[in-house]
RNA sequence: GCAUUCUUCGCUUAGUGGAUAGAGCACUAGUCUUCUAAACUGGGGGUGAUAGGUUCGAAUCCUAUAGGAUGUG
Numbered sequence: 001g002c003a004u005u006c007u008u009c010g011c012u013u014a015g016u017g018g019a020u021a022g023a024g025c026a027c028u029a030g031u032c033u034u035c036u037a038a039a040c041u042g043g044g045g046g047u048g049a050u051a052g053g054u055u056c057g058a059a060u061c062c063u064a065u066a067g068g069a070u071g072u073g
Base pairs, nucleotide, nucleotide: 001072002071003070004069005068006067007066010025011024012023013022018056027043028042029041030040031039049065050064051063052062053061
């Protein structure tokens, strides 16, 4: 250089054209406890790597750019 692939809350991830973008851990408040932990019940946190395009409708399809991974000259 070329080919393939990945990028979604702090972390790990689900979702594969139409639902309020869900879950676990973490964080936080409460209950319980002499206190802590555990357990239980609640709460906050995402505009989807960035920018365009297609579509009535895009995290999802297409293009470019950026970063990562694998293979290869």

A computed fold for a 73-nucleotide RNA from Protohalopteris sp., annotated as transfer RNA. The organism belongs to Protohalopteris, within Eukaryota. RNAcentral holds the sequence, with entries from ENA. The coordinates come from a structure-prediction model, not an experiment, and the mean pLDDT is 81.